[in-house]
Context: one part of a larger RNA
Molecule: small-subunit ribosomal RNA, central domain
Organism: uncultured bacterium
RNA sequence: UUGGGCGUAAAGGGCGCGUAGGCGGUCUUUAAAGUCAGAUGUGAAAGCCCUCGGCUUAACCGAGGAAGUGCAUUUGAUACUAAAAGACUUGAGUAUGGGAGAGGGAAGCGGAAUUCCUAGUGUAGCGGUGAAAUGCGUAGAUAUCAGGAGGAACACCAGUGGCGAAGACGGCUUCCUAGACCAAUACUGACGCUGAGGCGCGAAGGCGUGGGGAGCAAACAGGAUUAGAUACCCUGGUAGUCCACACUGUAAACGAUGAAUGCCAGGUGUAGGGGGUAUCGACCCCUUCUGUGCCGGAGUCAACACAAUGAGCAUUCCGCCUGGGGAGUACGGCCGCAAGGUUAAAACUC
Numbered sequence: 001u002u003g004g005g006c007g008u009a010a011a012g013g014g015c016g017c018g019u020a021g022g023c024g025g026u027c028u029u030u031a032a033a034g035u036c037a038g039a040u041g042u043g044a045a046a047g048c049c050c051u052c053g054g055c056u057u058a059a060c061c062g063a064g065g066a067a068g069u070g071c072a073u074u075u076g077a078u079a080c081u082a083a084a085a086g087a088c089u090u091g092a093g094u095a096u097g098g099g100a101g102a103g104g105g106a107a108g109c110g111g112a113a114u115u116c117c118u119a120g121u122g123u124a125g126c127g128g129u130g131a132a133a134u135g136c137g138u139a140g141a142u143a144u145c146a147g148g149a150g151g152a153a154c155a156c157c158a159g160u161g162g163c164g165a166a167g168a169c170g171g172c173u174u175c176c177u178a179g180a181c182c183a184a185u186a187c188u189g190a191c192g193c194u195g196a197g198g199c200g201c202g203a204a205g206g207c208g209u210g211g212g213g214a215g216c217a218a219a220c221a222g223g224a225u226u227a228g229a230u231a232c233c234c235u236g237g238u239a240g241u242c243c244a245c246a247c248u249g250u251a252a253a254c255g256a257u258g259a260a261u262g263c264c265a266g267g268u269g270u271a272g273g274g275g276g277u278a279u280c281g282a283c284c285c286c287u288u289c290u291g292u293g294c295c296g297g298a299g300u301c302a303a304c305a306c307a308a309u310g311a312g313c314a315u316u317c318c319g320c321c322u323g324g325g326g327a328g329u330a331c332g333g334c335c336g337c338a339a340g341g342u343u344a345a346a347a348c349u350c
Base pairs, nucleotide, nucleotide: 003322004321005320006319007304008303012318014201015200016199017198021194022193023192025088026087027086028085029084030083033081034080035077036076037075038074039073040072041071042070049065050064051063052062053061054060091191092188093187094186095185096183097182098181103177104176105175106174107173108172109171110154115149116148117147118146120144121143125136126135162169205248206247208245209244210243211242215241216240220236221235222234223233258317259316260315261314262313263312266295267294268293269292270291271290272289273288274287275286276285299306300305323350324349325348332343333342334341335340
């Protein structure tokens, strides 16, 4: 390479938008590029294959045939693909009306709690642990009460609940703003799917500049424990955690499961809508669409399990894997302020 694969054995890109490319709904007509059929030419000889023959046989040699799957020209066929023209509405989209939501950004506000400060009451302890000690406290702590300051996070509601492409998102109010869902019609008429490169977003940590700093807390210091204890436990405590702007671009970025479309038993929760039934009305009951869970049949699977939210049956496109170690390393390139990231070997060895 041909293949075979990617939930857990190696293997799904962290996620989106989208370029090239690949693939692409229904009907009619045209021409005939691919495609299919016929004919002609060519496809050197030798060789391979078949038949016959010559050396006593064979190897070897000679003759004839076949083959040469190809190419070119030409005559046809028109189902499929491509092309051109026209039409369609189911895919896709737009308009209208609704309700839901921690979706995003900005500003303002609120209460509880911790800490600190001031003042009062009050007196000898507090704190901490397995037990202690370091630590705090007669310069009045802890406790309690009143007032104040400041920062960060939002108990209950809260739910295999919701929203978002993913990361992620949770006090309240206002402003700006994105998407999805449902209902009924109308409109456009394949406008679609995927997506190498590219561009953007991207937890925590880290970095730069400037702020902020209550609590927590790498580093660090002390006290314990221990044979030791550069730890686990305790007392402290600085970066950091927070904000603004800019960078880094990685995670068990996980559903360890790429995206899209169609098809293939059910049962039972739950969230958002619609229809029906019922009622004074809210419920209840039936049904339908969208999401999110559990159980389960066929089917699949090495098993575990998955099972309409597929790991089933198919199609399209992308990414990735190919024994373990060496190694996600070296070298080089690109990116980065740096830390480092990304791309990515080989020798050698089992």